[in-house]
RNA sequence: GCCUUCUUAGCUCAGCUGGCAGAGCAAUUCAUUCGUAAUGAAUAGGUCUCCGGUUCGAUCCCGGAAGAAGGCU
Numbered sequence: 001g002c003c004u005u006c007u008u009a010g011c012u013c014a015g016c017u018g019g020c021a022g023a024g025c026a027a028u029u030c031a032u033u034c035g036u037a038a039u040g041a042a043u044a045g046g047u048c049u050c051c052g053g054u055u056c057g058a059u060c061c062c063g064g065a066a067g068a069a070g071g072c073u
Stems, first nucleotide, its partner, number of pairs: 001072007010025004019056001027043005049065005
C1' cells in the first nucleotide's frame, strides 16, 4: 500500500433482509434477615463511533472519515 470483518447501556453481546432499541451481568431502591450474603420485585442507564446521501421513515441501505482485529505484498 491492498483486501476482509467489526464499532449498539458501565461490561459481554442480540437486534431475522427499513417502521417506538433489547437480554445477561453490573448499578440504585424496596422486600426478606438480628445483621451481611444469597433470593425476589422494581427503577434508572443509549447522540446505535463520526460526517454526508437515499427514503415518508435509517442501528439497518450507499459514500467518506476515525478506531479495533485478521490476511496479502
Predicted 3D model of a 73-nucleotide RNA (transfer RNA) from a Bacteroidales bacterium. The coordinates come from a structure-prediction model, not an experiment, and the mean pLDDT is 82. It matches the Rfam family "tRNA". About the family: Transfer RNA (tRNA) molecules are approximately 80 nucleotides in length. Rfam classes the family as a transfer RNA. The RNAcentral record of the sequence draws on ENA and MGnify.